Predicted 3D model of a 410-nucleotide RNA (Bacterial RNase P class A) from Sagittula sp. SSi028. Its mean pLDDT, the model's own confidence on a scale to 100, is 75. The RNAcentral record of the sequence draws on ENA. It is recorded under the gene name rnpB.
[in-house]
RNA sequence: GCGGAGGGCUGGACGGCCGCUUUGGGUGGUCACACACCCCGAGAGGAAAGUCCGGACUCACCAGGACAUCGGUGCCGGGUAACACCCGGGCAGGGCAACCUGACGGAAAGCGCCACAGAAAACAGACCGCCCGUUGGUUCGCCAGCGGGUAAGGGUGAAACGGUGGGGUAAGAGCCCACCGGGGGGAUGGCAACAUCGCCCGCUUGGCAAGCCCCACCGGGAGCAAUGCCGUGUAGGGAUCUCGCGCCCGACUGAUCCUUUCGGGGAUAUCGGGGCAGGGCUGUCUUGGCCCGAGAGAUCCGGGUUGGCAGCUAGAGCCAUGUGGCAACAUAUGGCCCAGAGGAAUGGUCGUCGAACCGCCGCUUUCGGGCGGUGGGGAACAAAAUCCGGCUUAUAGGUCCUCCGCACAU
Numbered sequence: 001g002c003g004g005a006g007g008g009c010u011g012g013a014c015g016g017c018c019g020c021u022u023u024g025g026g027u028g029g030u031c032a033c034a035c036a037c038c039c040c041g042a043g044a045g046g047a048a049a050g051u052c053c054g055g056a057c058u059c060a061c062c063a064g065g066a067c068a069u070c071g072g073u074g075c076c077g078g079g080u081a082a083c084a085c086c087c088g089g090g091c092a093g094g095g096c097a098a099c100c101u102g103a104c105g106g107a108a109a110g111c112g113c114c115a116c117a118g119a120a121a122a123c124a125g126a127c128c129g130c131c132c133g134u135u136g137g138u139u140c141g142c143c144a145g146c147g148g149g150u151a152a153g154g155g156u157g158a159a160a161c162g163g164u165g166g167g168g169u170a171a172g173a174g175c176c177c178a179c180c181g182g183g184g185g186g187a188u189g190g191c192a193a194c195a196u197c198g199c200c201c202g203c204u205u206g207g208c209a210a211g212c213c214c215c216a217c218c219g220g221g222a223g224c225a226a227u228g229c230c231g232u233g234u235a236g237g238g239a240u241c242u243c244g245c246g247c248c249c250g251a252c253u254g255a256u257c258c259u260u261u262c263g264g265g266g267a268u269a270u271c272g273g274g275g276c277a278g279g280g281c282u283g284u285c286u287u288g289g290c291c292c293g294a295g296a297g298a299u300c301c302g303g304g305u306u307g308g309c310a311g312c313u314a315g316a317g318c319c320a321u322g323u324g325g326c327a328a329c330a331u332a333u334g335g336c337c338c339a340g341a342g343g344a345a346u347g348g349u350c351g352u353c354g355a356a357c358c359g360c361c362g363c364u365u366u367c368g369g370g371c372g373g374u375g376g377g378g379a380a381c382a383a384a385a386u387c388c389g390g391c392u393u394a395u396a397g398g399u400c401c402u403c404c405g406c407a408c409a410u
Base pairs, nucleotide, nucleotide: 001406002405003404004403005402006401007400008399009398010397012353013352014351015350016349017348018347020043021042022041024039025038026037027036028035045381049392050391052390053389054388055387056386057223058222059221062288063287064286065285066284067283070219071218072217073216074215075089076088077087078086079085090104091102092101093100094099105214106213110212111211112208113207114206127154128153129150130149131148132147133146134145135144136143137142162180163179164178165177166176167175181203182201183200184199186197187196188195189194227310228309229308230307237301238300239299240298241297242296243295246276247275248274249273252272254271255268256267257266258265259264278292279291280290281289317336318335319334320333321332322331323330324329357376358375359374360373361372362371363370364369
């Protein structure tokens, strides 16, 4: 100097005039509000987007336990309120490297799929071949038929039932040997995932689990249009369907009736009261609790309200420094308060500066370019709506830090 990799910040600046929203304060006004005016302060993002994860918070009367179903995650260790996120590490793959990616548990538990081609695609198989024997022919090189052996060579394919090399064989084959691979088992290091090193072995063990499945762990639902309060107002409306509507107590005197020697006695079970069976709450069972015990539920039509207030912004908050930690992060001290609208506010205008980019001129050059001047130019993606931690996607330009490779010079 060029190319590349990882991370951070910023995301137009300054000034004038006019305008908008709002916390707090003040003045006027009012019975009190409303309302008007003034002052200090504040006022859109790194993604506010996607709605993909995780929560805080709210609600439904359910709560505990067990099981199942459903859903999610998937190497190990740590962080966090939690997570599918982040940090560190392991293994595999890509890259010369810095680094990047990973739907990363299990394929001899079972089922399923692997088109076409090919002899054959899970425990298969002989198309071309190779070898031996035999029969026939022969131009004596070999050809054809039959029988047996073979899977090393060639072909097909994404993938062919271990790979490479050597020995051996009629020709071949883990048939034997060495190394790799596979299975088993041990030692060392490490919290662990794993790594390294030996020993033994029949030497048969494809892929897909982002196919079903198995294993381990985790997990209720709905959502700020949640929810709560005030006000207004109607129709406590109509229709259809499903399930259920059972039993006991008068030794309950509340009620009614009959009777009375006025102490009481008797009767009534669709009045009232109590109890049981039964039903409901939550996917199933169970324990407890609550409700119903004659009602419970579903669907459709129709009517009223469409107003106001709260929820609503002080937070798992931000910044700086110290300590611990490789780090994520934790912790201590100090400082700061940074929208809260309600159909939805931050805009308009003027001036100066202003990046990329384009042209011209000059100098320089390793001929890629660089530096200076001048004229033009005028900056991407894009807008809160309960809030927070992440991930993903989009993004003109500027700037800083660290690392890798190549070339040149000293």